[in-house]
Context: one part of a larger RNA
RNA sequence: AGUUGGAGUCUUGAGAGGAUCUGUCCUUAGUACGAGAGGACCGGGAUGGACGCACCUCUGGUGUACCUGUUGUCGCGCCAGCGGCACAGCAGGGUAGCUAUGUGCGGAAUAGAUAACCGCUGAAAGCAUCUAAGCGGGAAACUAGCCUCAAUACCAGGACUCCCUAUCAGAGCCGUGGAAGACCACCACGUUGAUAGGAUGGAUGUGGAAGAGCCGUAAGGCUUGAAGCUAACCAUUACUAAUUGCUCGAUUGG
Numbered sequence: 001a002g003u004u005g006g007a008g009u010c011u012u013g014a015g016a017g018g019a020u021c022u023g024u025c026c027u028u029a030g031u032a033c034g035a036g037a038g039g040a041c042c043g044g045g046a047u048g049g050a051c052g053c054a055c056c057u058c059u060g061g062u063g064u065a066c067c068u069g070u071u072g073u074c075g076c077g078c079c080a081g082c083g084g085c086a087c088a089g090c091a092g093g094g095u096a097g098c099u100a101u102g103u104g105c106g107g108a109a110u111a112g113a114u115a116a117c118c119g120c121u122g123a124a125a126g127c128a129u130c131u132a133a134g135c136g137g138g139a140a141a142c143u144a145g146c147c148u149c150a151a152u153a154c155c156a157g158g159a160c161u162c163c164c165u166a167u168c169a170g171a172g173c174c175g176u177g178g179a180a181g182a183c184c185a186c187c188a189c190g191u192u193g194a195u196a197g198g199a200u201g202g203a204u205g206u207g208g209a210a211g212a213g214c215c216g217u218a219a220g221g222c223u224u225g226a227a228g229c230u231a232a233c234c235a236u237u238a239c240u241a242a243u244u245g246c247u248c249g250a251u252u253g254g
Stems, first nucleotide, its partner, number of pairs: 001152001005163007015149004021049007033038001051106005059100004066093005071086006110144003117137004164253001170248004174190005195241003198237005205229002211224005
């Protein structure tokens, strides 16, 4: 831009893509078969491998500053207590998120039409013959079935609702943001408000803060006290910021 008035919501599915794998064990059954040795079809069940999709409850990884310990040095006048730098200084843990080696699920069943092949009836050709007319069976392949996309599918589809009274339906700009994202887009929200930040409470992590008291010559220890601190998590709360506004948008429809 189109889809022949303008919108919102919900859809049909022409078509396209994905998937399509397989082992072992138990049972049927030591049955059928076979002199024996051996040893099934068909059917039922269990459990794996590889692959794929999703997820983070569990097990782990990461987690550049969440907690703790600690070395050297510089600074805050000194002590104490802190901060900077040294690969994040080093080391021990670790929330959210993202993750696999972790967890869940999947391949199917079924139907149709068939291949090789197996048949029924059956002439040409008094017989025979699955074929010439006709009718069956038959595969991981094919068409459906499962998952995803899908009306620019130009034959551009369908349903419902709203608007057409100089103003409404609706949309954009702008702002606050996001398990959305390169940008754009998408989604949530904009005071008739929990969108983000903050605050409060909690969870989680770390592991016992500072100060003080007591014990010890001291290094240090004990008590106050599951202490203090705690990112991305959960909930509550208008304290802060989403102010006010502007623009586009059908002339009743070739």